[in-house]
RNA sequence: AUUCUUAAUUCGCUAAAUCUUUGAGCGGGGGAACCAAUUUUGUGACAAAGUCACUUGGGGUGAAUCCUUUAUAAGGUAGGGCUACUCUCAUGGCCCGAAUCCGACAGCUAACCUCGUAAGCGUUAAGGGAGAGGAUGG
Numbered sequence: 001a002u003u004c005u006u007a008a009u010u011c012g013c014u015a016a017a018u019c020u021u022u023g024a025g026c027g028g029g030g031g032a033a034c035c036a037a038u039u040u041u042g043u044g045a046c047a048a049a050g051u052c053a054c055u056u057g058g059g060g061u062g063a064a065u066c067c068u069u070u071a072u073a074a075g076g077u078a079g080g081g082c083u084a085c086u087c088u089c090a091u092g093g094c095c096c097g098a099a100u101c102c103g104a105c106a107g108c109u110a111a112c113c114u115c116g117u118a119a120g121c122g123u124u125a126a127g128g129g130a131g132a133g134g135a136u137g138g
C1' cells in the first nucleotide's frame, strides 16, 4: 500500500417510534353543526330478539397502486427511500414498490373518547454541482 474476514458500547438509515422518571414530545383511529353523499347491501349456526363465527361488500395503517405475460413466476408501473453538517433545486448511482388490521360497519368533523411509541438494517467509506443557513479552525 492492497485484498479479505471479524468486532464495535462508534457513526448512520427506514419508521410516529424520541427524551425523561411523581413527566413531556411525536403519530393514528372514532366522533356534531355546515358541507358532501343518496348504493343495492354478503354467508353460516342458534326457535326468535339478538348473539357468535367467517370474508366475497366496505373501511383503516402503510410509499406499496395498477397493467401485461409463457401466470408456482417474471416484466413494467403510480408512488416512496438512501447517496454523511442541514434544507431546497437540478443531475448521476443504488434500492423498495410489502404486509397486516376491523368484521357488514365508520364521509368531513369542534367538544369529547380511544390507541401506538415497535421492529429491522448498514458501516473504514459514504457521487460530485448550484443556492441559503449552521458548526469548527485560522
Base pairs, nucleotide, nucleotide: 011122012121013120014119018024019023025117026116027115028114029113030112035107042054043053044052045051046050057105058102059101060100061099066076067075068074069073079096080095081094082093083092085133086132087131088130089129091127
A computed fold for a 138-nucleotide RNA from Cytobacillus horneckiae, annotated as c-di-AMP riboswitch aptamer (ydaO/yuaA leader).
Model confidence (mean pLDDT): 76 of 100.